RNA sequence: CCGCUGACAUCGCUGAGCCCGGGCAAAGUCCGGGGCGGGGGAACCAGGAAACAGGGGCGAAUCGUAGACACCUGCCGAAUUUCGGCAGGAGGCACGCAGGGCCAACUCUCGGCCCGAGCCCGUCAGCUAACCUCGUAAGCGUCGCAGAGGGUCUUC
Numbered sequence: 001c002c003g004c005u006g007a008c009a010u011c012g013c014u015g016a017g018c019c020c021g022g023g024c025a026a027a028g029u030c031c032g033g034g035g036c037g038g039g040g041g042a043a044c045c046a047g048g049a050a051a052c053a054g055g056g057g058c059g060a061a062u063c064g065u066a067g068a069c070a071c072c073u074g075c076c077g078a079a080u081u082u083c084g085g086c087a088g089g090a091g092g093c094a095c096g097c098a099g100g101g102c103c104a105a106c107u108c109u110c111g112g113c114c115c116g117a118g119c120c121c122g123u124c125a126g127c128u129a130a131c132c133u134c135g136u137a138a139g140c141g142u143c144g145c146a147g148a149g150g151g152u153c154u155u156c
Base pairs, nucleotide, nucleotide: 011141012140013139014138018034019033020032021031022030023029035136036135037134038133039132040131045126054124055121056120057119058118063096064095065094069091071089072088073087074086075085076084077083078082099115100114101113102112103111106149107148108147109146110144
C1' cells in the first nucleotide's frame, strides 16, 4: 500500500414497523398513549343460479414462451403383471414481462447495479359511513462528487 474477515460507533438501505410514559436492577419483554400500516363491516353502486376447478388476504413480487427431462390424467395399439404413441395439466431449469428498489436532501433526465420472493385465512369476506379488530417485525451495508431545475439554511 492492497485484499479479505470480524467487532464497535456514526451514518445509511428494504419495510407500516417509529416516538413518549410506566412496571422490572437493566435490556429484552409486558402495559398505556400518539403516529404509521393492514383486515372486517351499511345504504347507494357494482355483481347476477350453482359448482373442490373452491374462494380470499399481506406484499413490487404478476404473467408469458419453446425444447427436452421426469410426474399426473385421458384415449389408442400391442401385450396380458408391462411397453409404446398422442393430447392435456402442472413442476423445475432458461429467457423475458407487468411491477418494484438502490447509486446519500427533493424532482426530472442520462448511465449503472439489483428484486420480480415468501407467508397467511380456512369454505368465508365486492365497495362501504358508523362501528369492530390486528400489526408496530425481520433482514442488511450502496456511494455516479453525472447533467439540469427548483427549494432550504448560513454569511456578506
Record summary:
A computed fold for a 156-nucleotide RNA from a Planctomycetota bacterium, annotated as c-di-AMP riboswitch aptamer (ydaO/yuaA leader). It was read from a public genome assembly, where an Rfam model found it. Lineage of the source: Bacteria > Pseudomonadati > Planctomycetota. Rfam family: c-di-AMP riboswitch aptamer (ydaO/yuaA leader). From the family's description: This family represents a conserved RNA structure found upstream of the ydaO and yuaA genes in Bacillus subtilis and related genes in other bacteria.